[in-house]
Context: one part of a larger RNA
RNA sequence: CUGGGCGUAAAGCGCGCGUAGGCGGCUUUGUAAGUCGGAUGUGAAAGCCCUGGGCUCAACCUGGGAAUUGCAUUCGAUACUGCAGAGCUAGAGUAUGGUAGAGGGAAGUGGAAUUUCCGGUGUAGCGGUGAAAUGCGUAGAUAUCGGAAGGAACACCAGUGGCGAAGGCGACUUUCUGGCUCUUAACUGACGCUGAGGAGCGAAAGCGUGGGUAGCAAACAGGAUUAGAUACCCUGGUAGUCCACGCCGUAAACGAUGAGAACUAGCUGUUGGUAAGCAUGACUUAUCAGUAGCGUAGCUAACGCGCUAAGUUCUCCGCCUGGGGAGUACGGUCGCAAGAUUAAAACUC
Numbered sequence: 001c002u003g004g005g006c007g008u009a010a011a012g013c014g015c016g017c018g019u020a021g022g023c024g025g026c027u028u029u030g031u032a033a034g035u036c037g038g039a040u041g042u043g044a045a046a047g048c049c050c051u052g053g054g055c056u057c058a059a060c061c062u063g064g065g066a067a068u069u070g071c072a073u074u075c076g077a078u079a080c081u082g083c084a085g086a087g088c089u090a091g092a093g094u095a096u097g098g099u100a101g102a103g104g105g106a107a108g109u110g111g112a113a114u115u116u117c118c119g120g121u122g123u124a125g126c127g128g129u130g131a132a133a134u135g136c137g138u139a140g141a142u143a144u145c146g147g148a149a150g151g152a153a154c155a156c157c158a159g160u161g162g163c164g165a166a167g168g169c170g171a172c173u174u175u176c177u178g179g180c181u182c183u184u185a186a187c188u189g190a191c192g193c194u195g196a197g198g199a200g201c202g203a204a205a206g207c208g209u210g211g212g213u214a215g216c217a218a219a220c221a222g223g224a225u226u227a228g229a230u231a232c233c234c235u236g237g238u239a240g241u242c243c244a245c246g247c248c249g250u251a252a253a254c255g256a257u258g259a260g261a262a263c264u265a266g267c268u269g270u271u272g273g274u275a276a277g278c279a280u281g282a283c284u285u286a287u288c289a290g291u292a293g294c295g296u297a298g299c300u301a302a303c304g305c306g307c308u309a310a311g312u313u314c315u316c317c318g319c320c321u322g323g324g325g326a327g328u329a330c331g332g333u334c335g336c337a338a339g340a341u342u343a344a345a346a347c348u349c
Base pairs, nucleotide, nucleotide: 003321004320005319006318007303008302012317014201015200017198021194022193023192025088026087027086028085029084030083031082033081034080035077036076037075038074039073040072041071042070049065050064051063052062053061054060091191092188093187094186095184097182098181103177104176105175106174107173108172109171110154115149116148117147118146119145120144121143125136126135162169163168206247207246208245209244210243211242215241216240220236221235222234223233258316259315260314261313262312263311266294267293268292269291270290271289272288273287274286275285276284277283278281298305299304322349323348324347331342332341333340334339
């Protein structure tokens, strides 16, 4: 390189947008670049192959043929691909009228609870554990009642429920805003799919500047446990967790399953639409879009997957190639740093 692969054995980029490129619906006309056919020229000779001849045979020499799968010119063919023209509506999009939703941004508001402070009642304990101790408390704690402050999170509803491309999103109200989906079938008329580079989004932790800090809590301190205990348990407690702006760009970023399209038995539940039916109901049936549980064929090493495929096919991208060394070194790029990304070899089994 080919071949074979990528749910769990090595292997799907964390996710979408999109450039180049690759691929691309139906009908028709032209063209004839790709494609196919004929002819001509060329494709040196020798060699190889086939078939004759000559050395007694053979090696060897020699005649003829084939081959030389190519290139050029020319004459044709027009199914497919390309190019150009015209048209179509099944893909895609727009429009009409609706539904549902923790989708996103901003502003405002609320109650429960924890903590602290102030005041009242009240007295000797509280707290904590396997058991304790550190700790708090006669300077009046814990408990209980009233008041105040402040920060963070939103019980029940809540659901293999919903929304979002993924990360993710959960109190209420207002406002700005994105997308899905259903219905009608009016409009555009292939406008599509994928997507190397690129640029954007991207949990938590971490970083910078400025705020904030109730609870929790790396580090740290003390008490226990223990042979020891730099831990597990307990009492405290700072970064951080929160907000604004800017970085970082990684996760078991998982469905460990790339995106799009078509086809291929059924059954059951559930979410959101639409339509029809009558027995007018917490109804039934049909259908579209999601989301779950089984399961046929088929696939799979098995487990399992099974119209939401890991089945049967097509298009495009990414990735893998024995274990360790190593996702490391060096170099490049990015970053304030932490580090990220790209990514070997020697050696060894």
The part of an RNA shown here (small-subunit ribosomal RNA, central domain) has 349 nucleotides and comes from an uncultured prokaryote.
The full RNA is in RNAcentral, with records from ENA.